[in-house]
RNA sequence: AGGGUGAACGCUGGCGGCGUGCUUAAGACAUGCAAGUCGAACGGGAAGAGCUUGCUCUUCGAGUGGCGCACGGGUGAGUAACGCGUAACUGACCUACCCCAAAGUCCGGAAUAACCCCGCGAAAGCGGGGCUAAGACCGGAUGUGCAAGCGCGCUGUGGCGCGCUUGUAAAGGAGACGCUUUGGGAUGGGGUUGCGUUCCAUCAGCUAGACGGUGGGGUAAAGGCCCACCGUGGCGACGACGGAUAGCCGGCCUGAGAGGGUGGCCGGCCACAGGGGCACUGAGACACGGGUCCCACUCCUACGGGAGGCAGCAGUUAGGAAUCUUCCACAAUGGGGGCAACCCUGAUGGAGCGACGCCGCGUGAGGGAUGAAGGUUUUCGGAUCGUAAACCUCUGAAUCUGGGACGAAAGGGCCGCAAGGCAGAUGACGGUACCAGAGUAAUAGCACCGGCUAACUCCGUGCCAGCAGCCGCGGUAAUACGGAGGGUGCAAGCGUUACCCGGAAUCACUGGGCGUAAAGGGCGUGUAGGCGGUUGUUUAAGUCUGGUUUUAAAGACUGGGGCUCAACCCCAGGAGUGGACUGGAGACUGGACGACUAGACGGUUGGAGAGGUCGCUGGAAUUCCUGGUGUAGCGGUGGAAUGCGUAGAUACCAGGAGGAACACCAAUGGCGAAGGCAAGCGACUGGACAACUGGUGACGCUGAGGCGCGAAAGUGUGGGGAGCGAACCGGAUUAGAUACCCGGGUAGUCCACACCCUAAACGAUGUACGUUGGAUGAUCGCAGGAUGCUGUGAUUGUCGAAGCUAACGCGAUAGACGUACCGCCUGGGAAGUACGGCCGCAAGGUUGAAACUCAAAGGAAUUGACGGGGGCCCGCACAAGCGGUGGAGCAUGUGGUUUAAUUCGAAGCAACGCGAAGAACCUUACCAGGCCUUGACAUCUAUCGGACGCCGCAGAGAUGCGGUGGUGCCCUUCGGGGAACGGUAAGACAGGUGCUGCAUGGCUGUCGUCAGCUCGUGUCGUGAGAUGUUGGGUUAAGUCCCGCAACGAGCGCAACCCCUACGUCCAGUUGCCAGCACCUUGGGUGGGCACUCUGGAAGGACUGCCUAUGAAAGUAGGAGGAAGGCGGGGAUGACGUCUAGUCAGCAUGGUCCUUACGGCCUGGGCUACACACGUGCUACAAUGGCCGAUACAACGCGCAGCAAAUCCGCGAGGGUAAGCGAACCGCUGAAAGUCGGCCCCAGUUCAGAUCGGAGUCUGCAACUCGACUCCGUGAAGUUGGGAUCGCUAGUAAUCGUGGGUCAGCAUACCGCGGUGAAUACGUUCCCGGACCUUGUACACACCGCCCGUCACACCAUGGGAGUGGGUUGCAGUUGAAACCGCCGGGAGCCCACUGUAGCAAUACGGGGGCAGGCGUCUAGACUGUGGUCGAUGACUAGGGUG
Repeated sequence: AGGGUGAACGCUGGCGGCGUGCUUAAGACAUGCAAGUCGAACGGGAAGAGCUUGCUCUUCGAGUGGCGCACGGGUGAGUAACGCGUAACUGACCUACCCCAAAGUCCGGAAUAACCCCGCGAAAGCGGGGCUAAGACCGGAUGUGCAAGCGCGCUGUGGCGCGCUUGUAAAGGAGACGCUUUGGGAUGGGGUUGCGUUCCAUCAGCUAGACGGUGGGGUAAAGGCCCACCGUGGCGACGACGGAUAGCCGGCCUGAGAGGGUGGCCGGCCACAGGGGCACUGAGACACGGGUCCCACUCCUACGGGAGGCAGCAGUUAGGAAUCUUCCACAAUGGGGGCAACCCUGAUGGAGCGACGCCGCGUGAGGGAUGAAGGUUUUCGGAUCGUAAACCUCUGAAUCUGGGACGAAAGGGCCGCAAGGCAGAUGACGGUACCAGAGUAAUAGCACCGGCUAACUCCGUGCCAGCAGCCGCGGUAAUACGGAGGGUGCAAGCGUUACCCGGAAUCACUGGGCGUAAAGGGCGUGUAGGCGGUUGUUUAAGUCUGGUUUUAAAGACUGGGGCUCAACCCCAGGAGUGGACUGGAGACUGGACGACUAGACGGUUGGAGAGGUCGCUGGAAUUCCUGGUGUAGCGGUGGAAUGCGUAGAUACCAGGAGGAACACCAAUGGCGAAGGCAAGCGACUGGACAACUGGUGACGCUGAGGCGCGAAAGUGUGGGGAGCGAACCGGAUUAGAUACCCGGGUAGUCCACACCCUAAACGAUGUACGUUGGAUGAUCGCAGGAUGCUGUGAUUGUCGAAGCUAACGCGAUAGACGUACCGCCUGGGAAGUACGGCCGCAAGGUUGAAACUCAAAGGAAUUGACGGGGGCCCGCACAAGCGGUGGAGCAUGUGGUUUAAUUCGAAGCAACGCGAAGAACCUUACCAGGCCUUGACAUCUAUCGGACGCCGCAGAGAUGCGGUGGUGCCCUUCGGGGAACGGUAAGACAGGUGCUGCAUGGCUGUCGUCAGCUCGUGUCGUGAGAUGUUGGGUUAAGUCCCGCAACGAGCGCAACCCCUACGUCCAGUUGCCAGCACCUUGGGUGGGCACUCUGGAAGGACUGCCUAUGAAAGUAGGAGGAAGGCGGGGAUGACGUCUAGUCAGCAUGGUCCUUACGGCCUGGGCUACACACGUGCUACAAUGGCCGAUACAACGCGCAGCAAAUCCGCGAGGGUAAGCGAACCGCUGAAAGUCGGCCCCAGUUCAGAUCGGAGUCUGCAACUCGACUCCGUGAAGUUGGGAUCGCUAGUAAUCGUGGGUCAGCAUACCGCGGUGAAUACGUUCCCGGACCUUGUACACACCGCCCGUCACACCAUGGGAGUGGGUUGCAGUUGAAACCGCCGGGAGCCCACUGUAGCAAUACGGGGGCAGGCGUCUAGACUGUGGUCGAUGACUAGGGUG
C1' cells in the first nucleotide's frame, strides 16, 4: 500500500432513492405540544335543537366514580455488580386487563364532592356552614370454595389429599357489558445459583451485622433484609481489600484464522429523570410530564408567602472542530379509554434541512485532419494538448401539457339462525411516484506526478520563500518549493486531520526468544504449585462419541421474490465453535485399591582430594631492638631529588621481639553448590566416586514466596599491627601534573563477634533426565595375576562428524535432537534514576516508573582508511658527503598597503623568474578624458557608386571638411548580367578578457614511472565479499619460478621508438688530407675518399659461456667484449584520487549587458613602496683580483637577417661594404685553463650597489618607464640564528656558449659543450610509498571520531516552607420528611359499628381511628483528625534539545 467511521476541516457541488444526524455541558431552559378517556357507573350546570311548553334530543365545562397514567418516548450520569450474558432453580413467590372451568351476584345502611351561603389570601389556594347521587363507602346473610390452626396419609423444604374448628364475597346498567370467590392457562415480573465479564500488587492483608445459630419482626416471597441473645467466625496470592476506568449484550469494524478494537443507529436487559433522602396509592412504582422533605438554581410577590424541573417532540442559549423543522397527519401500524361512534397519541406514518454515509443516473453518442487557431515546449526540423474543437448526423436531463396511483379494507351499517352475503365511507404523504405527448447538447471537480507509488517538462526562486507520512528536498541549470503546460488517479465528489483493525511472527494459543543483538536469578536448600516409571482391577472428573433442548428477533450466509437496476425491503432455508440434560466408550490423563523394580534411596568394602570448622607446631624472609666488626656513604631513578647516615648508617656477624604470608612440590592438576580453598600435625565434620549387593518400593524432577550461604571494599565493638598501603605529606616529571616514577605514611589489610549482600558473582551459557559419529591428552577408581596394553566408570581439556547458528562459533561438559519446571526479555536515551514500600547503624541495597527526547541504539562479519600495532621491502627518505638558501646589495614574482587605475588568474607539497618564449605606444583586458551606435568583425535585403591612391585644413587623436588623380575584373546576343569592393538606410543581428572551471569539452598538474588496478569462467560464503592477486623464494617491477580451487585474460611493468657509447657496409660536397703533385704556405689548388666527420643501413649484449649456489627462477664471482646483468639518457604516466587548475589560449551549456559590461582614440596605469615571503644574480676574496701573452669546444642561428674586411671612436657604436637563404659566408673572440707579472689580508688593486656627468643604439616616441658605453662616485657585505634545499658520476660543483621571445630590452627559460669531485657503515630514527597481518566506536575515512565541566536559550520532570481544591475513612455534635414502635390517660378531635337510657334530639359507656407528643433510624449540615489524587510555590536538583 488495504478496510472502516454517528465524524470534522479545505476546495468543489447536477438529480433521485434508502439510511443517518449534540460523540462536548446527565449545563441551563422562553414558548407550544407530548395522557387521557368513559353520560352504556353518578348527581348536576351551561348552551342549542325539536316540538307535544314540559318533556325529548344534541354538544360542551367542572365534579364523584372506573380504567389508564409503572406502557410508549428520552438519556448513559452512576454501576466492576448476580448489573449484564449464558445455563439452571423457585417445595420461597406475585401477576390488573385476556382465555378456560366451577360457584355466586340476597337484605340493608350512613355519608360526601359537585352545587349554595359565609369568611381568609396579592396570588397559589384554603377554611367554616348547608343540600345531594352512584358500580364510591359501610353492616348483615350465603360459603362451591379459599385462608389460618390442629390431626392423619403421601411427597422432592412451605407440595398434594382428607377430617375438624374458626374466619371470609359481590354492583349494578334499559341493554349483547359488568361484578364476587376459587382452580387452571397465557403474559409479565420478583428472588436464588453455576460459569463468563477491564487495568493497577508502587493496593497485601480485609471484616463487627462482620460469619453462623436460636427466636422474632418484615415482605408477594427465601434470606442479617432488620432486631434480641449466643458462638467466633468469614474472605484472601485461583488476587480479598483499595484505587482507576466503564452501562452490559445481540451485534458492528478488522483479520486467512485465532485474535484485536468497539457497543452510535435497530433489538434485549439494566440504571437514571436538577442533586440527595423517603414513603403513599396501586396488580404493578419508591413512580420523567404523582406526592413529601433537605440542598442548589430560576421565576412571581402586595415581602406575609408561592411556583418550577425538555436525559419526551420541535425550539433557545452555553460549550464545542461538530450534529436538523418551534413542519403535516392520526390515512396506515400500534397504544389508552369507551358497547360503540369516537376521543387522545411529538409512539408512529410522512414531509423539511445537511454529499454525513451507501446505491443508482447524468454532464452526451457516431462521424470529423488542414492534424485549424491558441497554449506549452523545442535540437527550430518539429512535438504535444488532439478527434480534442469547429463542422455534420442522432438521441433528448431540464422544462411544458394531459392523465394519475398502490398503500384501503377491516371495524362500523344492512341482511341472515349461522356459515356468510350486500351497499357505501375513509389518504397526511400528494396532483407525489408513475404513464403518454412535446422538448433544449445541456454543471466538473479534487488530489497527486523524487523513491515507497500510477504519472515530466518549462519558468520563477537561490538553505530564501517554502515542502515533508518515512527517507529527505531548497546554498543559480530543483521531475521534491511556487506557477504553467502536460500527465496519473478517483469522480459529485476529492483530499486532509482524528481514531480502530491489518500489515506487526513487533506480547508469538495458533506463532518468538535469552553464549556475543534486550534477556539465565550470584549459589544452594526447600513450601505451595506444575510435571511424573512398569503392571492389574475399578471409577468415569478430564477426554471421545450419539441424542434431546437451548442458543429471541434483526443482522451475517445460501436460495428465491418486490421496488425499471442497485442500495433498500420481503419470504424460505441452513448454520450458529457456547451452555444444560442424557445414552454410550474406557485407549490416554486423573481418582481408589493392589502388585513390581529399570528411577530414587539404602547396605558392605575401598581409595583420591588446598572441601569445611577448631586447636597445636614449624622454617625461610622482611622490619624492629641489643651487642660486636667497620667507615663514609647508603638509598633511589630514564636521570635526579626528597629521605637515611660521623649522635656511626649501608654492609657483615651473633642474640632477641613481633606480625603476616606459606618458596620449592605446582600442573593445561585436585576439591567445593557458588563465593572460594595451599606450610605441617591432630580432633570433629560435609560431599562426590568405584566395586560388590540379599534392603525399601516411585519415596522422583523442578521450584513462585520462604530460609541459608555469599569475593573485595565498607560499618560497629574489642584486640593486633611486621610488611604492604587509599587518604595525606614531601621529591621529581610537566605548560600545568590534585597522575604515572621516588621517599614517607593513616585507615585498612590480620583475629574474635556482629552487620553489609554487591561484582565482567562469567562458561557473559538455569536445573534435571533421555538420545545421538569419532580422534587425542589429563585426574581418580575398578577389571583382565603383573610393567606395558586393553576394557569399563566418574571427572577435566583440545580438535572435530552430523546437526545447529545472523555470523562468529558450539559440537556427548551442545549452543544438536527431545521432555519437565523455574527465572528473565520486548527500540535507544532519560535510568537502574524519581516517588512509594521493604531491608540496613551508616554507606547503601532491593523492588522500580513516567514526562520528555531521538530514527536510531545494537550484534556478527566485509572492504577500505588509520594506529606514538607487528612483520617485510623501497626511494638523495635519513645517514655519509659536496655545494647552497635563510644574513648583504640588486633582479624578479607574490602578499600587504597605496592609487583614478595600480587589469585578471595561480594558493601547502602540486601558487609565488608561474600564465608572461620578453607591459615605453601597441600589447592591455585596468583608469581618466574625448568620441561612435547595425557598430572594428560575419550573414541577409534595398539602393547608390565606382573601388583605390595622393594632397590640404581643423583637432591631442579618434574624427570631420575640402581638393585631386582614377574609371578596374569575368561573361555578353553590347541592352546588360555576375563576383568581389566602398558609401547610405532599416531591421534581423553583431560584439563582451562580463559571471559560473561547483554545468562542461579539451588540455595540464599531482600521488608516481609508484607496481599496482581489474575482468571472464569456476569454486567458497545467506550476503557484503573472498579466491585468483595470498604463501615460499626472486626482481627495478603483480619480474620470474615453485606451491596452491583455481584456470585464464586485460590495462599497467618490460620490450618494440629516439639520442648516446663500438666497429662494419654504403655514400663523398660545402666536410676530410694518409700517400702523390703544384703553390702566394692557407686543404689554397690538382687529386683522392684511406682517416675524421656527416647520415642511412645492417650488426652488437642474450646471464649466451665458465665457477659457485639454488628445486627452479635467479644471485655472486670470472672470462671475453666498445659496452654486462634494465650499459647511460629520453619519449612513454594503468584503475583512479585531489568536486586539483584553466570559461583569460581555444571551444561550449546557462545567465547577464545592448547609445553599453560593445567599439575607437589620446594620456596614464600594470614599473607605486613603511613592510613581509619565495626564486635568483653578484659578492664577501689569494684555489683570489688585475695586466700581458697563449690553447682547446659543442648545440645552434641568419635576407625587414647574419655581416667579414677596412676607416673613425677610449668605448657602446658609426661609416662604407665583400660574402651568405648557408657542413660553402657570417654570428665566432669560447671561458675556466696555461705562461709571465703585480697585489699581500686591508672593507683592500675584494665587492660592486647608489649617485653625478657625458654618450651610443633601437624605435613616431626612452619623462613617468629601455638596454648598453665612458669618466667619476664606491653603499651593504669579512661565509650568514632557529630553520631549510639540491645532488650518487661525466653527477654535484665550476666555466663559458647558443637559441626562442624580440624594433629594442634576460641575473629568467630552453639547450650546448669545457674542467670535473666527495660519500653511501647502514635502515634505529624523520618524510613518502608497496605488500602481508592485527585492532578499530573511523568511512566527507585520524586534519576522523568523541567525553565531561563551564557559559547562553528553551522544554518536561523530582524535592520544596507551604497555599488553595477534589475525593474518601474514622470519631463526635446536630438532625428535615417518611416508615415503624410507644403514649394518645389525668388533657384535644372524629366514627357509618355496638350497649344502656330516651319517642327523638341527645347523653354516658364499649370498640375503632385521627391530630399531637416521645423514641429508634436517616438525607443533610457542622466540628475534629487521617488517607489519597491532581493543581500551584520562593528556592533547588539532575535530565533532554540547540